[in-house]
């Protein structure tokens, strides 16, 4: 320098155009002599950042940022 991929809750991940989910943590209750465990309920998200296509974009396009690789 060139070339694929990846960025979504607090963290790990799914979600290929039509109201953003899922276990784990967290908070509240249930249960317990208690504590942990199940069980029920919740709270959290400008989908990296800016354009653009489109009736509509986390999802296509394009930049730029960042993260790990290959290749000279």
């Nucleotide at each position: 320098g060139c070339c694929a991929u990846c960025u979504u809750a607090g963290g790990u991940c799914a979600g290929u155009g039509g109201u953003a989910g899922a276990g784990c943590a967290c908070u509240g209750g249930u249960c317990u002599u208690g504590u942990a465990a199940u069980c029920c309920a919740g709270g959290a998200g400008u989908c990296g950042u800016g354009a653009g296509u489109u009736c509509g974009a986390a999802u296509c396009u394009c930049a730029c940022a960042g993260a790990a690789g290959g290749c000279a």
A computed fold for a 72-nucleotide RNA from Schistocerca gregaria, annotated as transfer RNA.
The RNAcentral record of the sequence draws on Ensembl Metazoa.
Model confidence (mean pLDDT): 81 of 100.
Its Rfam family is "tRNA". Rfam classes the family as a transfer RNA.